The RNA shown here (c-di-GMP-I-GGC riboswitch aptamer) has 107 nucleotides and comes from a Deltaproteobacteria bacterium. The source organism's lineage runs through Bacteria, Pseudomonadati, Myxococcota and Myxococcia. Its Rfam family is "c-di-GMP-I-GGC riboswitch aptamer". A reference for the family is Weinberg et al. (2017), "Bioinformatic analysis of riboswitch structures uncovers variant classes with altered ligand specificity", Proc Natl Acad Sci U S A.

[in-house]
RNA sequence: CUAGACAAAGGCAAACCCGAGGCAACUCGGGGACGCAAAGCUACUGGUCCUAGUUUUUGUUAAAGAGAAAUCAAAAAACAAAGACUAGGAUAGCAGGGUUACCUAAA
Repeated sequence: CUAGACAAAGGCAAACCCGAGGCAACUCGGGGACGCAAAGCUACUGGUCCUAGUUUUUGUUAAAGAGAAAUCAAAAAACAAAGACUAGGAUAGCAGGGUUACCUAAA
């Protein structure tokens, strides 16, 4: 340096609950332990998530128009859902990268 044990000294703390912050993702403090050998730090790359905007598609409502009628039709606008893009954010316990570090059996 690599590596990592039913070792030792220690460390962190998922879900959930309480309090606080945030539109939200989520964060912080307390309790709590599923786990973790970097579950220390860092949003640089990819992923995922949130918010706002733009845009496309689809749906709902539905005008003109066609028709004797049933019905067909489907513009504009509004709303909803999904996709794409842009901007801002979240996640380091989703990976990769960067960076720092405790311990030392076997190899």